[in-house]
RNA sequence: AGAGUUUGAUUCUGGCUCAGAGUUAACGCUAGCGGGAUGCAUCAGGCAUGCAAGUCGAACGAGAAUCUCGUCUUCGGAUGAGUAGUAUAGUGGCGCACGGGUGAGUAAUACUUAGGUAACUUACCCUCAUACUGGGGAUAACUAAGGGAAACUUUAGCUAAUACCGAAUAGUCCUAAAUAUCUUUCGAGUUAUUUAGGUAAAGCUACGGCGUGUGAGGAGAGGCUUAAGUCUGAUUAGCUAGUUGGUGAGGUAAAGGCUCACCAAGGCGACGAUCAGUAGCUGGUCUUAGAGGAUGUCCAGCCACACUGGAACUGAAACACGGUCCAGACUCCUACGGGAGGCAGCAGCUAGGAAUAUUGCGCAAUGGGGGAAACCCUGACGCAGCAAUCCCGCGUGAGUGAUGAAGGCCUUCGGGUUGUAAAGCUCUUUUAGUAAGAAAGAAAAAAAUGACGGUACUUACAGAAAAAGCACCGGCAAACUUCGUGCCAGCAGCCGCGGUAAUACGAAGGGUGCAAGCGUUACUCGGAUUUACUGGGCGUAAAGCGUCCGCAGGCUGUUUAGUUAGUUUGGUGUGAAAGCCCACUGCUCAAAGGUGGAAGUGCACUGAAUACUGCUAGACUAGAGUAUAGGAGGGGAGAAUGGAAUUCCUGGUGUAGAGGUGAAAUUCGUAGAUAUCAGGAGGAACAACGGAAGCGAAGGCGAUUCUCUGGACUAUUACUGACGCUCAUGGACGAAAGUGUGGGGAGCAAACAGGAUUAGAUACCCUGGUAGUCCACACCGUAAACGUUGAAUACUAGAUGUUGGGGACCUACUGCCUCAGUGUCGUAGCUAACGCGUUAAGUAUUCCGCCUGGGUAGUACGAUCGCAAGAUUAAAACUCAAAGAAAUUGACGGGGACCCGCACAAGCGGUGGAUGAUGUUCUUUAAUUCGAUGCAACGCGAAAAACCUUACCUAGGCUUGACAUCCUGUGCUAUCUAGGGAAACUUAGAGUUCUCUUCGGAGACGCAGUGACAGGUGUUGCAUGGCUGUCGUCAGCUCGUGUCGUGAGAUGUUGGGUUAAGUCCCGCAACGAGCGCAACCCCCACAAAUAGUUGCUACCAUUAAGUUGGGCACUUUAUUUGGACCGCUUACUGAUAAGGUAGAGGAAGGAGGGGAUGACGUCAAGUCCGCAUGGCCCUUACGCCUAGGGCUAGAAACGUCAUACAAUGGAUAUCACAAAGCGAACCAAUAUCGCGAGAUGGAGGAAAUCGCACAAAUAUAUUCUCAGUUCGGAUUGGAGUCUGCAACUCGACUCCAUGAAGUUGGAAUCGCUAGUAAUCGCGGAUCAGCAUGCCGCGGUGAAUACGUUCCCGGGUCUUGUACACACCGCCCGUCACGCCAUGGGAGUUGGGGUCGCCUGAUGAGGCUGAGCUAACCUUCGGGAGGCAAGUCUUAACGGUGAAACCGAUGACUGGGGUGAAGUCGUAACAAGGUAGCCGUAGGGGAACCUGCGGCUG
Repeated sequence: AGAGUUUGAUUCUGGCUCAGAGUUAACGCUAGCGGGAUGCAUCAGGCAUGCAAGUCGAACGAGAAUCUCGUCUUCGGAUGAGUAGUAUAGUGGCGCACGGGUGAGUAAUACUUAGGUAACUUACCCUCAUACUGGGGAUAACUAAGGGAAACUUUAGCUAAUACCGAAUAGUCCUAAAUAUCUUUCGAGUUAUUUAGGUAAAGCUACGGCGUGUGAGGAGAGGCUUAAGUCUGAUUAGCUAGUUGGUGAGGUAAAGGCUCACCAAGGCGACGAUCAGUAGCUGGUCUUAGAGGAUGUCCAGCCACACUGGAACUGAAACACGGUCCAGACUCCUACGGGAGGCAGCAGCUAGGAAUAUUGCGCAAUGGGGGAAACCCUGACGCAGCAAUCCCGCGUGAGUGAUGAAGGCCUUCGGGUUGUAAAGCUCUUUUAGUAAGAAAGAAAAAAAUGACGGUACUUACAGAAAAAGCACCGGCAAACUUCGUGCCAGCAGCCGCGGUAAUACGAAGGGUGCAAGCGUUACUCGGAUUUACUGGGCGUAAAGCGUCCGCAGGCUGUUUAGUUAGUUUGGUGUGAAAGCCCACUGCUCAAAGGUGGAAGUGCACUGAAUACUGCUAGACUAGAGUAUAGGAGGGGAGAAUGGAAUUCCUGGUGUAGAGGUGAAAUUCGUAGAUAUCAGGAGGAACAACGGAAGCGAAGGCGAUUCUCUGGACUAUUACUGACGCUCAUGGACGAAAGUGUGGGGAGCAAACAGGAUUAGAUACCCUGGUAGUCCACACCGUAAACGUUGAAUACUAGAUGUUGGGGACCUACUGCCUCAGUGUCGUAGCUAACGCGUUAAGUAUUCCGCCUGGGUAGUACGAUCGCAAGAUUAAAACUCAAAGAAAUUGACGGGGACCCGCACAAGCGGUGGAUGAUGUUCUUUAAUUCGAUGCAACGCGAAAAACCUUACCUAGGCUUGACAUCCUGUGCUAUCUAGGGAAACUUAGAGUUCUCUUCGGAGACGCAGUGACAGGUGUUGCAUGGCUGUCGUCAGCUCGUGUCGUGAGAUGUUGGGUUAAGUCCCGCAACGAGCGCAACCCCCACAAAUAGUUGCUACCAUUAAGUUGGGCACUUUAUUUGGACCGCUUACUGAUAAGGUAGAGGAAGGAGGGGAUGACGUCAAGUCCGCAUGGCCCUUACGCCUAGGGCUAGAAACGUCAUACAAUGGAUAUCACAAAGCGAACCAAUAUCGCGAGAUGGAGGAAAUCGCACAAAUAUAUUCUCAGUUCGGAUUGGAGUCUGCAACUCGACUCCAUGAAGUUGGAAUCGCUAGUAAUCGCGGAUCAGCAUGCCGCGGUGAAUACGUUCCCGGGUCUUGUACACACCGCCCGUCACGCCAUGGGAGUUGGGGUCGCCUGAUGAGGCUGAGCUAACCUUCGGGAGGCAAGUCUUAACGGUGAAACCGAUGACUGGGGUGAAGUCGUAACAAGGUAGCCGUAGGGGAACCUGCGGCUG
């Protein structure tokens, strides 16, 4: 410090997720030791048992037991002294308000920080001063008698005090008043003096002291109070009657409505009152670069609470955790009458929970209470126990050790790895173990005192001995292979893995990380600049209110003076300790600990400064405003007037149609329409001018005139003197649609009706047509109300239009200057890009509004507004990992432009109809083997299925195998005979002979055996190689460097021409290059040279014949060359280029005609059955051999062909002319035989020599004469030939006979542009035989092309896109089904508060107090004072009623989300096939459609 994830890729926006640190944690697996910490977060639920607060005899009275000794004794005991003035209960004092626990309540009576107290208190402690004189009456204990189960209690009697009560005395004490002084916040207070009144005490003693009273001071502690800070919700906006204040009184330690009486009507609140929810606060802790955010466990400070609620008493202090009273719930005891209790103290139990410890030891230390002290008490505390809960430290050995052992795993079978790891050898002994020794903690004189603890620590001994796991290994993110599994099982933090080769599941081997731990889960911060103070945004991503006015608020021009609030700075105080940080120290180190420092960014007080802001006072004119003079304008309101047009009515002319559409129909018209002329009625809108022109805040505004009226602009001077800007709440205006009332109604036109279209058509189109549109008044308050751009001010290049003013020069302006507007282009700058760019989206300032992932949803609920429609405000549960912006490359478009192609058109001939052949589908079958399936499968693999082939089926056989290698043994193989069998084979017999040799043996072959292995046309072409098809012989596809762009990418390759061509030229931020194109290669067309045999024959001879001898001129053959290049003294055209058109010449002319040649890539195209090959599968079978069958079936369908339907023909006869091939298991001549297929036979030929081999159409002649024929030949019968072991299933051919369909073929569809189509024959491969197929060859030999509108395919450019699996794309809504959360809902039910009323325990206060009454007074009668009791007020629990709020649940119901391949359509994305969208209204199964207005996205 970043990373993953939206896309084909990119940049941005934006969410989700991860890596880090942490925790009072829990869970899973595992576990050696020690130290230091920590340990009920849940039920503030309930608790058995024990302990947690006592102490003092030096305050007081009483006063044992026991034991010892003595005396007496009736031997039962009694008594004295000591024990002992001890233990103990009681009176009394102090303590129990500390310490310890918990966090329920509490949003301020709390807490934090800084103050105030002149409004207060303070037991114990310290200092100083002073005093302690003298009396009185009771009472507990105790004794006696009672009650009760108990708890406890009653009556009578005795007694003491530092208990209680008077008296005396006293002050700088208290109360009241006066004077003076000082201070002052003007209320009062300090100090001094005076006067009047009032209030104290306690004694004990060991004689040292201790204790007590009063006053003053201190220390520490507390009460009250002020300011500031302190969570969320406005879908909580108003709250408040003791409420706010005053006067007086009461009360308190003390101010105060704290309480009461009276008076006034205040007080709080958008700077968030009230209400609701949540919460103890802080030092700190965690995180963070910081700012922040989260948190408040342990430790420390404060607060609150003590079963729940209320109340007071005592006291210095409590409204009191281990006190009291009352009420309530719960638990326990009970003799049923009545009582007892409060672990949120320490242990412990139970419950709850994912989860949290011992009913331990000790007061030795530290601290606390009491005491003079000894001492006692202390679950505070010190220790120990339990728990890897956290932090820290140590260990589980070290060195050497290669044969790189064995085993495991992998393997390309060579090896690699585990791995110096182990073993082995040499050492060490921390920790654990055993034994021995042994602390500090303990002291401020000495002594005594140790729970921990025989602990830490030290030493000795033995022996590597007793001690390693967990998670992960697809990317993020370090670490890889094998096996198993087969969208199953499973994994997963995100992206995502798994459908037969999974580094992602499970296991193993190996590796990586951490380590006595490791992972997971939960939570917090971080990363997240993802709430942005530091530090974000709002044209299109989420986001500018529809517009303006404007109160509060915020901000505010120039200048002077003052002030010093803000601000800056110095000082002082405080900011507890602990913690963090730094230094040092020191438990061996560390964690822990100790000492010191720094810091604590804060608050308060105080001194100084005065630039800026504020405040006060004054001045100014540049902002703002007013006056004056002008011109411009669809600015607004009202009234009047006008012409054109539509419609309607009346009349005339006139006749059969009109209207409407893509085409029609509904409709109108012979009752006279449409058309046309004239007249009239009525409503609405205002053509041309008219313009990215004008006006207005926006919405919006358009005939003319008049009246009223708002604003802006320009010019000049004068005036006011900051009067300004923005604006939450608020107010006004606000298109269209819509609503109400009343008018109006020509045209148009939701709804509606009809006609069309259509699969349907609730639409688009047509004919009609009502609300509405218009007017008046009143509502509504929304729009894509848009520049998707808030308002204001200032600054920052220009160019060019235009509107309204002004100016001077020149007057000639399309000139110049200037103000205000309105457009286009553009620099800097900005922006993710697109783009913006003085009219900013630039640079700055001020103020307002708004945003924070998508969906749910602008929805629900609530509230406000509205007549309604609805508007405004505005969530959540749940769900997804995206949603989105801009731009890029493609692809696509029922977008555009250009171009090409037998693509269409123009032609010729076909297919589709018939019969047959052949292939396919389907069906059948034991099997009909398999593959190929739009173009680009279907006369395809197959260039040959009778057996074989053959992969299929049936049957019979074989099992190291038909074939290969290795090993062992043995032997000769061969072959023959006989039996069986369909054969393979099998049984028996005969048979005995390989080669080489170093004589050992080796090799070949056969047989037998053994296991490694063979074998597989089994599977996967979606694991592959190779090969092939296709787009397409289309002109494209790329690269280097440079440049542009943040980038994907672009440029080049686009543009203007041109070409068959990215062919070439020109231009150009490109310059070059590569693969393609072309050329180079082959064939054909011309010529030449060379060479002439098997070829040729002009010439000389010769023959039946180039047959032969000459010959090589010609033809030809086959090798090498030439030739054609838009080359030309040509013309035209074009930019003078490239090129084009025409011409000349030429065998050939613009690529001369063909072929081979197939760029980057696409289709997971085809092929595992050509071959090769990974994985998987079979192994007496999915292998191998054999026989027979099948691949040849046949209702039906399709493709490709053949032959025809005839006279451009058939038949017969005669005649002419090729090319290219092939031939030895072959081609085969002449000859003979056969009607023929063919047979016999075999000259010649391994071929320019011989043969196949007569080419056919054609030509000549004859015949047939338009018929199912002398067309056509299928089918069938008979007879044959050939090949072959074999011709039945199932070959080809011949002859004779038979003579089917068919008379030119529906919709539709195919090929072809010249030596082409059409037509005619010939050859070859395969092959024993089998060609209508395929591949070649030549012969004869046309027609047409105006042209590119349309169909198909392709190329280039451009445009739109929500597509990228790329339109066979994407995608919307209803309906049906499952699941999930949620709204409404007659109601039902629960909760905490509020208000009214009733009741009224305990207590307190007031009043009363006939009754009772020790202390004091008394005149002895009584009084003062007190108590009981009564009553009033207050008041808890409780009861009752009401309104509201918050939940839970609820028949039914609404929409939403999500699910597998469900149904219906196709609304959107391309002009998405009717452009889309916004608002509104109506309609419709549904997406949606239509009307009106608006927007361009």

Notes: The RNA shown here (small-subunit ribosomal RNA) has 1497 nucleotides and comes from a Bdellovibrionota bacterium. Taxonomically the source falls in Bdellovibrionota (Bacteria, Pseudomonadati). Model confidence (mean pLDDT): 85 of 100. The RNAcentral record of the sequence draws on SILVA.